[in-house]
The RNA shown here (c-di-GMP-I riboswitch aptamer) has 87 nucleotides and comes from Firmicutes bacterium UBA5324.
């Protein structure tokens, strides 16, 4: 440096839900709480998915449809960093 990973060690993170706040929403942040996770650490580069304020369009004034510049890393791929050390 590379590959590999165990009924191992020290530990780590925190789903749903609740409360508060922000946001048009998706969702995010904080506290509580644990479904799970060997990267469930970080990054929005590619795809997927979610939302539709604004914009467009149809309707004919009620609504519908389309669209990220928004979101999502606990969807996948990719990039990058880290812990352990039986073989």
């Nucleotide at each position: 440096a590379u590959u590999u990973u165990a009924u191992a060690u020290c530990g780590g993170c925190a789903a749903a839900c609740u409360u508060a706040u922000c946001g048009a929403a998706a969702g995010a942040u904080a506290a509580g709480g644990a479904c799970g996770c060997a990267a469930a650490g970080c990054c929005a580069u590619g795809g997927a998915u979610c939302u539709a304020a604004g914009g467009g369009u149809a309707u004919c004034u009620u609504u519908g449809c389309c669209u990220a510049u928004g979101a999502c890393a606990g969807c996948c791929a990719g990039g990058u960093u880290g812990c352990c050390g039986u073989u």
The organism belongs to Bacillota, within Bacteria.